[in-house]
RNA sequence: GCGAGUGUAGUCUAGCCUGGUAGGACUCUGGCCUUCCAAGCCAAAAACCCGGGUUCAAAUCCCGGCGCUCGCA
Numbered sequence: 001g002c003g004a005g006u007g008u009a010g011u012c013u014a015g016c017c018u019g020g021u022a023g024g025a026c027u028c029u030g031g032c033c034u035u036c037c038a039a040g041c042c043a044a045a046a047a048c049c050c051g052g053g054u055u056c057a058a059a060u061c062c063c064g065g066c067g068c069u070c071g072c073a
Stems, first nucleotide, its partner, number of pairs: 001072007010026004020056001029043004049065005
């Protein structure tokens, strides 16, 4: 340099093909329970890598960029 894959809360991950309320687990916070702690239960907070396009509507489709991984040279 060329090609392929991949990017979603603090962490792990589903959803993408076939566009339609972003879901689950852990963590954190608050509450219940307990003499206290742990465990358990309930609630809440927290995310679509960036820019543009298509569309009534984009995490999803298209284009470009960036990061990571792999292959070729």